[in-house]
Molecule: Bacterial RNase P class A
Organism: Deltaproteobacteria bacterium
RNA sequence: AGGGGUAGACGGGUGGCCGCUCCGCCUGGCGGAGAGGAAAGUCCGGGCAUCACAGGGCAGGAUGGUCCCUAAUGGGGACUGGGGGUAACCCUAAGGAAAGUGCAACAGAAAAUAUACCGUCCCGCCUCAAGCGGGAUAAGGGUGAAAUGGUGAGGUAAGAGCUCACCAGCUCUGUGGCGACACAGAGGCUUGGCAAACCCCAUCCGAUGCAAGGCCAAAAAGGGGUCACGAAGUAGCGUGAGGGGAUGGCCCGUCCCUUAACCCGAGUAGGCCGCUUAAGGUUCAGGGCAAUCUGAACCGAUAGAGAAAUGGCCACCGAACACAGAACUCGGCUUAUAGUUUACCCCUAUUU
Numbered sequence: 001a002g003g004g005g006u007a008g009a010c011g012g013g014u015g016g017c018c019g020c021u022c023c024g025c026c027u028g029g030c031g032g033a034g035a036g037g038a039a040a041g042u043c044c045g046g047g048c049a050u051c052a053c054a055g056g057g058c059a060g061g062a063u064g065g066u067c068c069c070u071a072a073u074g075g076g077g078a079c080u081g082g083g084g085g086u087a088a089c090c091c092u093a094a095g096g097a098a099a100g101u102g103c104a105a106c107a108g109a110a111a112a113u114a115u116a117c118c119g120u121c122c123c124g125c126c127u128c129a130a131g132c133g134g135g136a137u138a139a140g141g142g143u144g145a146a147a148u149g150g151u152g153a154g155g156u157a158a159g160a161g162c163u164c165a166c167c168a169g170c171u172c173u174g175u176g177g178c179g180a181c182a183c184a185g186a187g188g189c190u191u192g193g194c195a196a197a198c199c200c201c202a203u204c205c206g207a208u209g210c211a212a213g214g215c216c217a218a219a220a221a222g223g224g225g226u227c228a229c230g231a232a233g234u235a236g237c238g239u240g241a242g243g244g245g246a247u248g249g250c251c252c253g254u255c256c257c258u259u260a261a262c263c264c265g266a267g268u269a270g271g272c273c274g275c276u277u278a279a280g281g282u283u284c285a286g287g288g289c290a291a292u293c294u295g296a297a298c299c300g301a302u303a304g305a306g307a308a309a310u311g312g313c314c315a316c317c318g319a320a321c322a323c324a325g326a327a328c329u330c331g332g333c334u335u336a337u338a339g340u341u342u343a344c345c346c347c348u349a350u351u352u
Stems, first nucleotide, its partner, number of pairs: 001348010012317007020034006036323001040334002043332005048209004055252004060205005065079005080094001081092004095200002100198002102194002117141002119137007149167006168190001170187007213273004222264003226241005242258006280299008
């Protein structure tokens, strides 16, 4: 100097005039504040609210290496295995194929309880060649994405883990580690692939959602709702069966009601709360490799609209306006994004 990797920051500001919303006050004015890194998607997990015996079983769904973090997650951190890259780093759907079912077109002899097409060797027919028959074989060739561990040597009639050496796989033992796993040694020699196919195993899973849910005011038109027994002057009461409702789906169980719930019809649709203190933010110290946890101090004048406020004009700065506007709220994931900029790491070239 160039190329690459990882983690961030900004993405408009200042002043003046007029206008809008909220808060505070000394109240007809003054002061302060006023969309994001994704506010998007609505894909996940919560807080909060209402209902609920929130129990047992079946079905269904989600997750899937190990350990830790968190309110929790399908999220985050560290590590292990595998893959990519010269590397910094990045990706990972990474439990089980000997519980069962299933799939692999075509080609090929044969696609897993799976073979002998070509070939090689031995014997016989016929002395040889060619041809035929029988037996052995899976090293060589062919087909295929994939063909009974790989390479080499010995051995054999020809071959084969048949034997040996070095690797891979599997099992056992030892060492290290919380663990996934790694390393070393020994051993029988060797038991295809796909589960991002169904399935098996392990763990987990209430519903609905701020249009949740409350308060005030106003208005209106009511109708339908089983049986038996006991007691009883009537109303009222009790028990049982039946019926209705709740419990993510179904069953059982349980609870509530039968003056309820539920169904049909009529009226109202106005105002207030929820509504901004949030598992919140900042700084310092300590534990931890880290995610993050603990403690102390400070801030909280850091939007609260309600068909939806933050706009218009002028001047200046400037690298420049991309993607794009809160609607109860928080933690993630995914997607879009003009341009500028910071730090650390890797590689190449040159110089010292």